Model confidence (mean pLDDT): 81 of 100. A computed fold for a 73-nucleotide RNA from Spiribacter salinus M19-40, annotated as transfer RNA. The organism belongs to Spiribacter salinus, within Bacteria. The RNAcentral record of the sequence draws on Rfam. Its Rfam family is "tRNA".

[in-house]
RNA sequence: GGCCAGGUAGCUCAGUUGGUAGAGCAGGCGACUGAAAAUCGCCGUGUCGGGAGUUCAAAUCUCUCCCUGGCCA
Numbered sequence: 001g002g003c004c005a006g007g008u009a010g011c012u013c014a015g016u017u018g019g020u021a022g023a024g025c026a027g028g029c030g031a032c033u034g035a036a037a038a039u040c041g042c043c044g045u046g047u048c049g050g051g052a053g054u055u056c057a058a059a060u061c062u063c064u065c066c067c068u069g070g071c072c073a
Base pairs, nucleotide, nucleotide: 001072002071003070004069005068006067007066010025011024012023013022019056027043028042029041030040031039049065050064051063052062053061
């Protein structure tokens, strides 16, 4: 330098025929307990990596840039 995969909540990831952004874990509050653990209930204002474009509407499509990993040279 070229090609491929990926970047979404604190972490691991889903979301792919464009139509209100989600799960598990972690965390917070409450119940229970003498207290704690466990268990149960409730709780998410995330610039969907940045910018631009297409569209009534973009995490999702297009272009460009940045970052991570792999392959080739």